[in-house]
c-di-GMP-I riboswitch aptamer from Candidatus Brocadia sp., 85 nucleotides, folded computationally. Its Rfam family is "c-di-GMP-I riboswitch aptamer". Rfam links the family to the GO term cyclic-di-GMP binding. The sequence was found by an Rfam model in a public genome assembly. Its mean pLDDT, the model's own confidence on a scale to 100, is 80. Of the family's consensus pairs, 81% are formed in the model. The source organism's lineage runs through Bacteria, Pseudomonadati, Planctomycetota, Candidatus Brocadiales and Candidatus Brocadia.
RNA sequence: UUACGAUAAAGGCAAACCCUGAGCAAUCAGGGGACGCAAAGUAAAGGGUCUUUAUAAACUCAGAAAAGACAGCUUUACUGCCGAG
Numbered sequence: 001u002u003a004c005g006a007u008a009a010a011g012g013c014a015a016a017c018c019c020u021g022a023g024c025a026a027u028c029a030g031g032g033g034a035c036g037c038a039a040a041g042u043a044a045a046g047g048g049u050c051u052u053u054a055u056a057a058a059c060u061c062a063g064a065a066a067a068g069a070c071a072g073c074u075u076u077a078c079u080g081c082c083g084a085g
Base pairs, nucleotide, nucleotide: 004083005082012037013036017032018031019030020029021028022027035072041078042077043076045075046074047073048070049069050068051067052066053065
């Protein structure tokens, strides 16, 4: 340095749920809380899921397009702590 990831150490993140707030919604922010995480750090670029327009058009099985949400679904790109074997 690359790969790898320990019943190691230090430090870190924080699902569900609850409270408050924002949003039509998906969901998000703050506080509490820990199911988990070695990228659960960053980026919506590919795929995927979800929301709205939407009681669309159409006409009975699906939903183009647009605008959004999710990085804790996955691929990719970039960055990063530690170091047993």